The part of an RNA shown here (small-subunit ribosomal RNA, 3' major domain) has 478 nucleotides and comes from an uncultured bacterium.

[in-house]
Context: one part of a larger RNA
RNA sequence: UGACGGGGGCCCGCACAAGCGGUGGAGUAUGUGGUUUAAUUCGAUGCAACGCGAAGAACCUUACCUGGGCUUGACAUGCUGGUUAUCAACCUGAAAGGGAAGAGACCCCCUCAAAAGGGAGCCAGCACAGGUGCUGCAUGGCUGUCGUCAGCUCGUGUCGUGAGAUGUUGGGUUAAGUCCCGCAACGAGCGCAACCCUUGUCCUUAGUUGCUAACAGGUAAUGCUGAGCACUCUAGGGAGACUGCCGGUGAUAAGUCGGAGGAAGGUGGGGACGACGUCAAGUCAUCAUGGCCCUUACGUCCAGGGCUACACACGUACUACAAUGGCCGGUACAACGGGGAGCAAAACCGCAAGGUAGAGCCAAUCCCUUAAAACCGGCCUCAGUUCAGAUUGCAGUCUGCAACUCGACUGCAUGAAGGUGGAAUCGCUAGUAAUCGCGGAUCAGCAUGCCGCGGUGAAUACGUUCCCGGGCCUUGUA
Numbered sequence: 001u002g003a004c005g006g007g008g009g010c011c012c013g014c015a016c017a018a019g020c021g022g023u024g025g026a027g028u029a030u031g032u033g034g035u036u037u038a039a040u041u042c043g044a045u046g047c048a049a050c051g052c053g054a055a056g057a058a059c060c061u062u063a064c065c066u067g068g069g070c071u072u073g074a075c076a077u078g079c080u081g082g083u084u085a086u087c088a089a090c091c092u093g094a095a096a097g098g099g100a101a102g103a104g105a106c107c108c109c110c111u112c113a114a115a116a117g118g119g120a121g122c123c124a125g126c127a128c129a130g131g132u133g134c135u136g137c138a139u140g141g142c143u144g145u146c147g148u149c150a151g152c153u154c155g156u157g158u159c160g161u162g163a164g165a166u167g168u169u170g171g172g173u174u175a176a177g178u179c180c181c182g183c184a185a186c187g188a189g190c191g192c193a194a195c196c197c198u199u200g201u202c203c204u205u206a207g208u209u210g211c212u213a214a215c216a217g218g219u220a221a222u223g224c225u226g227a228g229c230a231c232u233c234u235a236g237g238g239a240g241a242c243u244g245c246c247g248g249u250g251a252u253a254a255g256u257c258g259g260a261g262g263a264a265g266g267u268g269g270g271g272a273c274g275a276c277g278u279c280a281a282g283u284c285a286u287c288a289u290g291g292c293c294c295u296u297a298c299g300u301c302c303a304g305g306g307c308u309a310c311a312c313a314c315g316u317a318c319u320a321c322a323a324u325g326g327c328c329g330g331u332a333c334a335a336c337g338g339g340g341a342g343c344a345a346a347a348c349c350g351c352a353a354g355g356u357a358g359a360g361c362c363a364a365u366c367c368c369u370u371a372a373a374a375c376c377g378g379c380c381u382c383a384g385u386u387c388a389g390a391u392u393g394c395a396g397u398c399u400g401c402a403a404c405u406c407g408a409c410u411g412c413a414u415g416a417a418g419g420u421g422g423a424a425u426c427g428c429u430a431g432u433a434a435u436c437g438c439g440g441a442u443c444a445g446c447a448u449g450c451c452g453c454g455g456u457g458a459a460u461a462c463g464u465u466c467c468c469g470g471g472c473c474u475u476g477u478a
Stems, first nucleotide, its partner, number of pairs: 003477003007474007015464002019428005026319008034310002042053002064305007073128001077127008086103002090099003107119003130294002133292003139288002141283003144279001146277001151190006157166003170181003196271004201239007210229003215226003242265001245259005321421001325380007337368003342361002347356003387418001392413007434456007
């Protein structure tokens, strides 16, 4: 100087408290440990590994295993020599590979032509390729974490023998080392804030594919048509919020409390943005890369299998245990998005998954696209039930060379555990929690995961004693 303290003071944070809903019990999904296995590829391991890399393992992927092949190689460049390509029935084989009758032009540039030369392909050979092999404790790059916490430093000066101190401490204040005042300090940098995106109000420009107030036409009905650009909306530009105004308080300051006006008030809400550094944190399997190692194999091709195993243990989710509910019928109201090897309407067939069909749409035009909770009416009456849906049998649909290992979905039948969950533990302060559906990426197919979108829409916060993490000052400690 730090670090630490079951030392002290001050102060924050869904940290506790106050509330709401969960997890821990059940079934299933998924990841992990363990065990098993020829192989169950590898990595991630307190918070900060465990629905993580993986935005999608039937083959492929694939890195693993078994078996069958290849050896200048699946891929690149160069050199030497030779040659011309190429297409191939057929045989063998699981395929890869191996063999091969036959067909076929004798490649391009240069030249009238040929030769020489250059280029391209093939064969043989040599250099080399190749490695998801090891080391993240040799590294770059990228990332997590403390933490969006308010800190971390420098120049000059001053003080100290020096390490260092001062500034950065103090009095106030703030979300903030934010600002004010004071002060042997005066200034400055990286952070904070602002500048960026989005959302909330208004104005303006523009008016189709969007919209429809007025006029006219038309329909069973509908902006359907003429017409219009008022309104909604779309997307460009601008305005608006700054403690600006008033009062209280304060040190006359910074600020703070209340009020007015306002769509919005003191950072309006949300996002992007992550200082110096810490953890020899993570990643050599994204990529790059030093060193080491393999070179008829640790490279490469192929078929099949495995990554999907199952006594068990843990994490994260989904669905429930019901009446604020379940089932049946009827009737409403979204937003974000996606679509050409694509999205697919009407109509018809099928109980359904789906099929036939193919209008329209490169999309504010057409389609995906009926949102669901909600509301209205009816049935059920507290039961392992008209709750719950696991499991299993049969019959099907779709994708795809191919659903046995190992896909999703549909119908009929079956109808398990489960009656609100021990110790313990998690999330959330407002359009939030809870609850309801919808879209997208990946993707042939496959979503209870992930990333988004809107609908309905709460309760509680006295307070900071305590638990956890953190900031500043101070004190003790080798």
It matches the Rfam family "Bacterial small subunit ribosomal RNA". RNAcentral holds the full RNA, with entries from ENA and SILVA.